[in-house]
Bacterial RNase P class A from an Alphaproteobacteria bacterium, 429 nucleotides, folded computationally.
It matches the Rfam family "Bacterial RNase P class A". By type it is a ribozyme. Rfam links the family to the GO terms dimeric ribonuclease P complex, ribonuclease P activity and tRNA processing.
The sequence was found by an Rfam model in a public genome assembly.
The coordinates come from a structure-prediction model, not an experiment, and the mean pLDDT is 76.
RNA sequence: CCAGUCGGCUGGACGGCUGCUGCCGGUGUGGGUGGGCGUUAUGGCCCGAUAAGUCCCAUCGGUGGAGGAAAGUCCGGGCUCCAUGGAGACACGGUGGCGGCUAACGGCCGCCGGGGGCGACCCCAGGGAAAGUGCCACAGAAAGCAAACCGCCUGAGGGUCUAUCGUUGACCGAUCAGGUAAGGGUGAAAGGGUGCGGUAAGAGCGCACCGCGCGUUUGGCAACAGGCGCGGUCGAGGUAAACCCCACCGGGAGCAAGACCGAAUAGGGGUGGCCGGAUGUGUGUUAACUCGCGACAUCGAGCCUGUUUCCAGGUGAGUCACCCGGGUUGGUUGCAUGAGGCGUUCAGCAAUGGGCGUCCCAGAUGAAUGGCCGUCCUCGAUGAGGCAACUCGUCGAGACAGAACCCGGCUUACAGGCCGACUGGUGUA
Repeated sequence: CCAGUCGGCUGGACGGCUGCUGCCGGUGUGGGUGGGCGUUAUGGCCCGAUAAGUCCCAUCGGUGGAGGAAAGUCCGGGCUCCAUGGAGACACGGUGGCGGCUAACGGCCGCCGGGGGCGACCCCAGGGAAAGUGCCACAGAAAGCAAACCGCCUGAGGGUCUAUCGUUGACCGAUCAGGUAAGGGUGAAAGGGUGCGGUAAGAGCGCACCGCGCGUUUGGCAACAGGCGCGGUCGAGGUAAACCCCACCGGGAGCAAGACCGAAUAGGGGUGGCCGGAUGUGUGUUAACUCGCGACAUCGAGCCUGUUUCCAGGUGAGUCACCCGGGUUGGUUGCAUGAGGCGUUCAGCAAUGGGCGUCCCAGAUGAAUGGCCGUCCUCGAUGAGGCAACUCGUCGAGACAGAACCCGGCUUACAGGCCGACUGGUGUA
């Protein structure tokens, strides 16, 4: 200097004019009529009706005002509510090497194993194929118990050539029988791999090494890695992001949750299903506790979980479903002090945790933080000058993109600029 890998920061600046909004304070011969303290609540105390405070409006000043992803809504929680709760089993769903971090996770960190890359680094839906079932198209002889397309070897048998009395040897083409799975072909994958020997030709047939299985031992918390020994009757493979098996985990709904205030209506009408038990009270009725009454109270059938068992608790005689119709669509709160940010230090390989210090950093509600102008800055193209660095001029561009209860992650989008570490290459010293 070039190329690459990983991590971090930023993503316009300044000025003028003007506009919006949260909070604090001031002013108003603006509106308006009760407020403040205290209590669980009432009583009580204080200010005021000549009207003040809270509240509303106007105006002035001060101070603050979107993101690294606010996006996606894919995970995990905090918080709120829910008559169901506790302990099991089954179903359903999720995760899947080991260890650690965390409130938790399907996240993060480190390590192990596998794969890619010269390397820095990157990727993995990483438990089990000897529990079982399924699948491996096409091609190929053959893709689950074996098998032979081309080929190789041996024998029979036909022809040619050579030596030759006979015999022998070599070569060629076709057929039949036997042996073979080393060579070739097909395929993603073909019955362990490579090499040597052996054989008629071959084959773990034998040997060496590797792989595989078993035993033992060393290191490590562990996943796992290494050493030694035995085994050739060494048990085709792959696929679980196929069903399945194993281990672990798992209430629901969600700020439009929820709470309070105010206001209004029609506790309306219709259809259908199921249930309507016992006692007492009340009430209508009767000569009469005679006959009723979906009224009240108690018991109790029944009901309350995805299914089911046990225990506990709740509800419990009008209740469920559908259709038509009516009222309210107001205000306050939840609402921002947090598993918070920043700095520093200690522990740790790191993620992260502890200590100390410091800061408060949006809270809208049809939804605020904007608009215009000027100068500069960054980048690109282009013209001129210049050896170059660079200077001047012209034109164009300045990314992705808006909180709505909050937080930890993941995923996706992003013009341009800056910084650091590491790897490879080239050159110089």